[in-house]
RNA sequence: GGGGCUGUAGCUCAGUUGGGAGAGCGCUUGCAUGGCAUGCAAGAGGUCAGGGGUUCAAUUCCCCUUAGCUCCA
Numbered sequence: 001g002g003g004g005c006u007g008u009a010g011c012u013c014a015g016u017u018g019g020g021a022g023a024g025c026g027c028u029u030g031c032a033u034g035g036c037a038u039g040c041a042a043g044a045g046g047u048c049a050g051g052g053g054u055u056c057a058a059u060u061c062c063c064c065u066u067a068g069c070u071c072c073a
Base pairs, nucleotide, nucleotide: 001072002071003070004069005068006067007066010025011024012023013022019056027043028042029041030040031039032038049065050064051063052062053061
């Protein structure tokens, strides 16, 4: 330098015919227990890596940039 994959909640990740942003763990509150652990219920938490384009509408399609992993040279 070139190719491929990945970047979504604090962490690990899901999310394909383009239209609701989600799960588990963690966090907060409440209930149960004398208390802890635990169980149940509710809740907070997001620039979907950044920018641009296409579209009525983009996490999703296209282009550029950027970070990591990997292959080739």

This is a predicted structure of a 73-nucleotide RNA (transfer RNA) from Endomicrobium sp. The coordinates come from a structure-prediction model, not an experiment, and the mean pLDDT is 82. It matches the Rfam family "tRNA". Rfam links the family to the GO term triplet codon-amino acid adaptor activity. Rfam's curators write: Transfer RNA (tRNA) molecules are approximately 80 nucleotides in length. NCBI's taxonomy places the organism under Bacteria, Pseudomonadati, Elusimicrobiota, Endomicrobiaceae, Endomicrobium.